[in-house]
Molecule: small-subunit ribosomal RNA
Organism: uncultured Candidatus Cloacimonadota bacterium
């Protein structure tokens, strides 16, 4: 020291490499569903977009002068008028008294408000984040280069004068907002003079300090000498010890003197510069009051010094991206001089030099406030700047100064600009990025609230006042925290719901109900704290004073008061489970499952993916999982991601070594000693603001939140040590590295020259029909003599053999001889130099082929091109021509799979075995060879180790260091678009949008190849025999129909389910009918059953009539129950050839009777897998048998089984008959068991035996015996598995549908229909035949619902009839073909039988659709069959017949039987199937695979674009507000001077004008820039079934 998790997804699988996506935290947030309560936080992120309304910055009368109103109260006069009194002409009039109207006066309100002049303060607080890439920020210096109001300490003053002015008032203008003119006042406002502790400037002298120069002193350092020691070359060298000198020379140190400098203090001369009163009090003088004068307190003034605060300025480090921004600057960098400025500086002018920045990235462009922090993260990082905090800029947009202590001023002033709003059109006013609010835009952010009661702030001597700062309230679940929505008990496991295998499960102790409790809630009372001070009184005790006024300090005390929040928190009773749970999600990741709907629709989806009828993935319900007043989605950052990798990746083949090379900068560097002390490393200080981490102790009931007190902030600055290493000064050294002498090899490069074979051309001779080419042909050439061949000739290219994982060279590349000139390497010995050296950005050079210029050259071959094949096409490939290039010179270009797909250099790490070129040593008499060693190259093998593997392995891809270079998912794309180079062609640098979940490596298994090798199969060949053509059967397709039921569909469907559709079967159609059904259980009534017999109707079925009353049990004898049938009724529930063979079981097909397919348990390999089962032999066989990291073992093959041949032995009826007997001559009868034969049980054949080959084995050839020989021959068996192969219509079966029907019954049709196509088959075409007639030989089989003889009728089918026969006895039954012998004689016939007419027979209830057969009679097609295609290898093919199933009848078909009975097989080149080993693969749904380019169509974003818009910004101009500086100032003009025209005049200042620079904005010109929009153009991405081909993957068919 408290700190580190993975998973999912490329594959038929397997490791790697590699991107997506997930699980986790966090937010000023929005969105959805949902909501009970508090407490502390938080809330315009977008338009710095516009703003109505209040309200935020005022106070101070103890600076000043002036000074209302309103109301109160008193009062004149005047209106009206009650009431008394008097007078009257009786109309009224007068006085008093109250009211009243109206217009004044006084006093109060008042020295009050409001306005003004002064002061202080507004530059603080508060708000935003446009701008800004910058000394803005941060962080650590500096300021001897500076300021600082108000506050504190000290020192010092504070004296005489003066003119003025705004209020007020008049008078004028103006719509307002203002404005202007006259008269008139004050002040702590302004001026002038004085004094000057003091400050400021000039200057002199003195002092201390610093620096430079000299002079000098001292110490040292680089010396002499002597001796000994050792070594040798005897004169020197080393190394030790001892003594001496400061003589010359050159330093280094430290002190002393002189001398200038520069500062800074001290003294000291000139000269310049101040002020202002209010107020409280008390004294004295004055005749007295009151003022004034005078003393004294506070406050204000004035200089001045310090100080605190606060600020300026300067600077070292640090601070996003872009080079497709690389050059940039002219007040720009410096100096001198003067100007400003609180102050330093090109911060300004002038002049003078010509600097200054910059790949360590200037400039210019794009972001963007900076930090403390805050998020995350294991850490290091990386985000990221809301709230609070510190600095920053800003304040409607630019510009400016003026006030002041302090702004270029948010709620100030001036210009100009947009915008708004008033307006009398003449002019004004205005600035919410203060708090509230309001529109606008937006996913989206609050009260036009209360108080100054606390803090804090302003101004005041104070009360007090003013503070949207702050305190609180309000509203939003926007964050964090806390509580709460009840508790014990309660099983009949309620009820509802779901689900079930129907028994139950499950919701679920959950509810219900009992029985308690009240936090919250509502209601009522009750109630802290936050407040304490300042003022004001009285007393003590100080200051201070002449003083006990007055002031004013501390302390004590007395009274009264003062709370926005607030009906506060708290706390008490009272009621009463009463007021309070909801979102997500359930295929994997990831916790959690069934049901129903749905049917690639309709959704779902972070990432794989779900969904096409049984979805744990869609949408609903049950259940269950997770969080909870909150869940969830989105969006955003970090994490995971070691996927940018400093910690901590890589680069033969996954993405990545530049094509080589010289070399500049740069980065790294041998050994030994020595310097310094930057890095480095220790120790101590300053700082590192607070808040906020962290620990930990406290206050709120806990927590959030708060507080207090410790730590951390690992940086920068500085002191002071250490010196091992890096570095850095000096000397050395010799091994890296170089020179030089000696050898050696070489296709190293450049010029000249020369050679010989070959081709082609050309001449000339011979010679004759072709020649040439090709897979086979054509083009082409040729009787105008070619091809051939023979002689000369001429061009021009390239240079056989030798030649060789041999040489050289950096690479690219080099190849007949010679000869010049040139380059680098190796090898041996020496001598010299002494780190000089690796490595390389930028730069330079060099760099195949092919291209591109200018000239030349051209045989050969050969891109375009013609032409001829091929071919579907054939712009190809093949053939005949053929130009550019190809050679060569001189230029350019600058790229390749420029490859060892491996950068260069240096160490180091087992061997073996060639081979080049040296050298050494041995062998041999030499010489060649040999042999061993050793340097330098270039192979192969291999150990370690290393890699994903596969390889690599002293020539690394092993182990290390130095440096470059380059890489970060696939595509879009090496593309745009911009620079640079280039005549061009192009090159080099190099994005994005968009899109996809992969893309890739390396090896494993398979399959698969127009890849290899082996081997097999009637698979070819070699025969026989068909089919394909005819008719006819039959089956299917089509088509048609009401229906032509349904299935099977390449081999592996099609004479197949069907061993047999006239009814029936039957499932189709039409019609008629039934609805617990024709069938099976149960439940209720009734009746036995059963039989006979009518009618109606096509039948079903509907109504009748008759017979018939049985059997067991119990009984009260009435009756009751029961079994079996029948019939009626009732639901439950039968039924379905309805659908799904792609949900299934069984069963079968098929590859194939092919020889294979496995496993254990051991090895090998990260791993998939391998081994084994490979290899050599051999076999029908993975059959043996030998090798062998394998040894064995299952299923399979074989063998047992069953049939056939041979032979024994048992057994003799119904069979046989040698041999004897008898005979009707028939084994018929005796007899008999020999024979044949039946049928049972045995024997036999095993390569067992000879001979040979095989190297030995297994084996195989050939013999021998044998009935029979190498599996004897046929059969039954059919390995793991493949084709979602077939069947739900045998049969079974899940799910689904249908229940007066998709179920039953009937009856009639259909399944038999017919332009047509296709499979299978029969008869035939004849003479090896047909007719006809005569003779002969079997096997098997089946027979009572049955075969049926003899005998009779029938030309015949067949009829009668019924002997034997339940079968070795009887029957069916005759076998035929064959033979023997007539006849026919080659023809559509005496072949051939189809169609049709006609009569019949048989089965059958029925023969019409739609049956077989018989008899007359009829007599089609067809004269051996096209492309093509099937079967057979010996008792088979061919050919001939015979029998059976299938229960009426129907056979050329299926499935048995036997007679007769061939022919071929040199062989495996090829066609098809299959097996084994190998190999290449981008296939794995596995070549019926993948997959590429166009066009065609839709969708999207980018780029080019004639142009048009608009913003930003350079340059040089135009015009030039306000404002500042300057320059004039004839106008104007109080304070000050002077004056001998004194209301003046003059002079100084000033001021208004005018002007000169500088200048915002705006005007126009030219460039760059950045962005929107464009008609068109051209390329990309994407999009289940779209069109051409078929380029790529195998040797991908070149």
């Nucleotide at each position: 020291a408290u700190g580190g998790a993975g998973a999912g997804u490329u594959u038929g699988a397997u490791c790697c490499u590699g991107g997506c996506u997930c699980a986790g935290g966090a937010c000023g947030a929005a969105c959805g569903c949902u909501a009970g309560c508090g407490g502390c936080g938080u809330g315009g992120a977008u338009u710095a977009g516009g703003c109505a309304u209040g309200c935020a910055a005022g106070u101070c009368g103890a600076a000043c002068g002036a000074g209302a109103a309103c109301g109160a109260a008193a009062u004149g006069c005047u209106u009206u008028u009650u009431a008394u009194a008097c007078c009257u002409u009786c109309g009224g009039g007068u006085a008093u008294u109250g009211a009243u109207u109206g217009c004044g006066u006084u006093u109060u309100u008042a020295g009050u408000a409001a306005a003004g002049u002064g002061g202080c303060g507004a530059a603080u607080g508060g708000g935003u984040g446009a701008g800004u890439a910058a000394c803005g920020c941060g962080u650590g210096g500096g300021u001897a280069a500076u300021u600082u109001a108000c506050c504190u300490u000290a020192a010092a003053g504070a004296g005489a004068g003066g003119g003025a002015u705004a209020g007020c008032c008049c008078a004028g203008g103006g719509a307002a907002a203002c404005c202007u003119g006259g008269a008139u006042u004050a002040a702590u406002a302004c001026c002038u003079c004085a004094u000057g502790u003091g400050u400021c400037c000039u200057g002199c002298a003195c002092u201390u300090a610093u620096u430079u120069a000299g002079u000098u002193u001292a110490u040292u350092u680089u010396u002499u000498a002597a001796a000994a020691a050792u070594a040798u070359u005897u004169a020197u060298g080393u190394u030790u010890u001892u003594a001496u000198a400061u003589u010359c020379a050159a330093g280094g140190u430290a002190g002393a003197c002189u001398a200038a400098u520069u500062a800074a203090g001290u003294g000291u001369a000139g000269g310049a510069u101040a002020a202002a009163g209010g107020u409280g009090g008390c004294c004295u003088c004055u005749u007295u009051u009151a003022a004034a004068u005078g003393c004294u307190g506070c406050c204000g003034c004035u200089u001045u010094a310090a100080g605190a605060u606060a600020a300026g300025c300067c600077u070292g480090c640090g601070u996003u991206c872009u080079a497709u921004u690389a050059g940039u600057u002219u007040g720009u960098u410096g100096g001198u001089a003067a100007g400003g400025u609180a102050a330093u500086g090109g911060c300004u002018u002038a002049c003078c030099a010509a600097g200054g920045c910059g790949a360590u990235g200037a400039u210019a462009g794009a972001u963007a406030g900076g930090c403390g922090g805050c998020c995350u993260u294991a850490a290091c990082g990386g985000g990221u700047g809301g709230u609070c905090g510190c600095c920053c800029a800003c304040a409607c947009u630019g510009g400016g100064a003026u006030u002041g202590a302090g702004a270029u001023a948010c709620g100030g002033c001036c210009c100009a600009g947009a915008c708004u709003c008033c307006u009398a059109c003449g002019g004004g006013a205005g600035g919410c990025a203060g708090c509230a609010g309001u529109c606008g835009a937006g996913a989206a952010u609050a009260u036009u609230c209360u108080a100054c009661a606390a803090u804090g702030g302003g101004g005041g001597a104070a009360a007090c006042c003013c503070u949207g700062a702050u305190a609180g309230u309000g509203u939003g679940a926007c964050g964090c925290c806390g509580c709460g929505u009840g508790a014990a008990c309660g099983a009949u496991g309620a009820a509802g719901c779901a689900c079930u295998u129907c028994g139950g499960u499950g919701u679920g102790u959950a509810a219900a109900g009992u029985u308690c409790u009240u936090u919250u809630a509502u209601a009522u009372g009750u109630g802290a704290g936050a407040a304490a001070u300042a003022a004001a009184c009285u007393u003590u005790a100080g200051u201070g004073u002449a003083a006990u006024a007055u002031a004013u300090u501390a302390a004590a005390g007395u009274a009264a008061g003062a709370g926005a929040u607030g009906u506060u928190a708290g706390c008490a009773u009272a009621u009463g489970a009463a007021u309070a749970a909801g979102c997500u999600c359930c295929g994997g990741c990831u916790a959690a499952c069934u049901c129903c709907g749905u049917g690639c629709c309709a959704g779902c989806a972070g990432c794989c993916g779900c969904g096409g009828u049984a979805a744990g993935a869609c949408g609903g319900a049950g259940g269950g999982a997770g969080c909870a007043a909150g869940c969830g989605u989105u969006g955003u950052c970090c994490g995971g991601a070691a996927u940018u990798a400093c910690u901590a990746g890589g680069c033969g083949u996954a993405a990545a070594g530049g094509g080589c090379a010289a070399g500049u900068a740069g980065g790294c560097g041998a050994g030994c000693a020595u310097u310094u002390a930057a890095g480095u490393c220790a120790a101590g200080u300053g700082u590192u603001a607070a808040a906020g981490g962290u620990a930990u102790c406290g206050g709120c009931u806990c927590a959030a939140c708060c507080g207090g007190u410790a730590u951390a902030c690992g940086g920068c600055a500085u002191u002071u040590g250490a010196u091992a290493c890096u570095a850095u000064u000096u000397g050395u050294u010799u091994u890296g590295a170089g020179u030089a002498a000696g050898g050696a090899a070489u296709g190293g490069g450049a010029a000249a020259g020369c050679g010989g074979a070959a081709u082609u051309u050309c001449u000339g001779g011979u010679g004759u029909a072709g020649c040439g080419g090709u897979g086979g042909a054509a083009u082409g050439u040729u009787u105008a003599g070619a091809u051939a061949u023979c002689a000369g000739a001429a061009a021009g290219a390239a240079c056989a053999c030798c030649g060789g994982u041999g040489g050289c060279g950096a690479a690219g590349g080099c190849g007949g001889c010679u000869u010049u000139c040139u380059g680098g390497u190796c090898c041996a010995u020496u001598a010299c130099u002494g780190a000089c050296g690796c490595u390389a950005a930028a730069u330079u050079g060099c760099g195949a082929a092919g291209g591109u210029g200018u000239g030349g050259g051209g045989a050969g071959c050969a891109a375009a091109c013609a032409g001829g094949a091929u071919u579907a096409g054939a712009u190809a490939c093949c053939c005949u021509g053929g130009u550019a290039g190809u050679c060569c010179a001189c230029a350019c270009g600058g790229u390749a799979a420029a490859c060892g797909a491996u950068a260069u250099g240096u160490a180091c790490u087992a061997g073996g075995u060639g081979u080049u070129g040296g050298u050494u040593g041995u062998u041999u008499a030499u010489a060649u060879u040999g042999c061993a060693a050793u340097c330098a190259g270039u192979g192969c093998c291999g150990u370690a180790g290393c890699u994903a593997a596969c390889g690599c392995g002293u020539u690394a891809a092993g182990u290390a260091c130095a440096u470059c270079g380059c890489c970060u998912g696939g595509g879009g794309a090496g593309u745009a678009c911009g620079a640079u180079c280039g005549c061009a062609a192009g090159a080099u640098u190099g994005a994005a949008a968009c899109u996809c979940a992969a893309a890739g490596g390396a090896a494993u298994u398979g399959a698969c190849g127009g890849g290899g090798g082996c081997c097999c199969g009637c698979a070819c060949a070699a025969g026989c025999g068909g089919u394909g053509g005819a008719g006819c059967a039959u089956g299917u397709g089509g088509u048609u129909c009401a229906a032509u039921u349904c299935g099977a569909u390449g081999c592996a469907a099609c004479g197949c389910g069907a061993a047999g559709a006239a009814c029936c079967u039957u499932a189709c159609c039409u019609g008629g009918g039934c609805u617990u059904g024709a069938c099976a259980u149960c439940c209720c009534a009734a009746a036995a059953a059963u039989c006979c017999u009518g009618u109606a109707g096509a039948a079903a079925u509907a109504u009748g009539g008759g017979a018939g009353u049985g059997c067991c049990c119990c009984u009260u004898c009435g009756g009751g129950g029961g079994a079996a049938u029948u019939u009626g009724g009732u639901g439950a529930c039968a039924g379905g050839u309805g659908c799904u063979g792609c949900a299934u079981g069984g069963c079968u097909g098929u590859c194939g009777u092919c020889a294979g397919c496995u496993c254990g348990u051991g090895u090998u390999g990260u791993g998939a897998a391998a081994u084994g089962u490979c290899g050599g032999g051999u076999u029908a066989a993975g059959u043996c048998c030998c090798g062998u990291a394998a040894c064995g073992a299952g299923c399979g093959c074989a063998a047992c089984c069953c049939u056939u041949g041979u032979c024994u032995u048992u057994a003799g009826u119904u069979g046989c008959c040698a041999g004897c007997a008898u005979u009707u001559u028939g084994g018929a009868u005796g007899g008999g068991g020999a024979c044949u034969c039946u049928a049972a049980a045995g024997a036999g054949a095993c390569u067992g035996c000879c001979g040979g080959u095989a190297g030995u084995a297994a084996a195989c050839c050939g013999g021998a015996g044998g009935a029979a020989g190498g599996u004897g021959g046929g059969g039954a068996c059919g390995a793991c598995g493949u084709c979602a192969a077939g069947u739900c219509a045998u049969u079974a079966u899940g799910g689904u549908c249908c229940u007066u029907a998709c179920g039953c019954c009937c009856a009639g049709g259909g399944c038999u229909a017919c332009a047509c196509a296709c499979g299978u088959g029969c008869u035939a075409c004849a003479a090896u035949g047909g007719u006809c007639g005569g003779u002969a030989c079997a096997a098997a089989a089946g027979g009572u619902u049955g075969c049926a003889a003899u005998a009779c009728c029938g030309c015949g089918a067949g009829g009668u009839g019924g002997a034997g026969c339940u079968a070795a006895u009887c029957c069916u039954a005759a076998a035929a073909a064959a033979c023997c012998g007539a006849u026919c004689u080659c023809a559509g016939u005496u072949c051939g039988g189809a169609u049709u007419g006609g009569a019949g027979u048989c089965u059958g209830c029925a023969a019409c659709u739609c049956g077989a057969c018989u008899c007359c009679a009829u007599g089609a097609a067809g004269u051996u069959g096209g492309a093509a295609u099937c079967g057979c290898u010996a008792g088979u093919a061919a050919u001939c017949g015979c029998g059976u199933a299938a229960a009426a009848g129907u056979a050329u078909g299926a499935c048995g039987c036997g007679g007769u009975g061939a022919a071929u097989a040199u062989g495996u080149u090829c066609c098809c199937g299959g097996g084994c080993c190998u190999u290449g693969u981008a296939c794995a749904c596995a070549c019926c695979g993948c997959c590429c380019g166009u066009c065609a169509a839709g969708u999207c974003a980018a780029c080019c674009g004639a142009g048009c818009c608009u913003g930003u910004u350079g340059c040089a101009c135009c015009c030039g507000a306000a404002a500042a500086a300057g320059g004039u100032g004839a106008g104007c003009u109080a304070a000050c001077u002077g004056u001998u025209u004194u209301u003046g005049c003059a002079g100084a200042g000033g001021c208004a004008g005018c002007u000169u620079u500088u200048g915002a904005a705006g005007g126009a010109g030219u460039g760059a820039u950045a962005g929107a929009c464009g008609a068109g153009g051209g390329g990309g991405a994407c999009u289940a079934a779209g069109u051409c081909g078929u380029a790529a993957c195998a040797a991908g068919g070149u």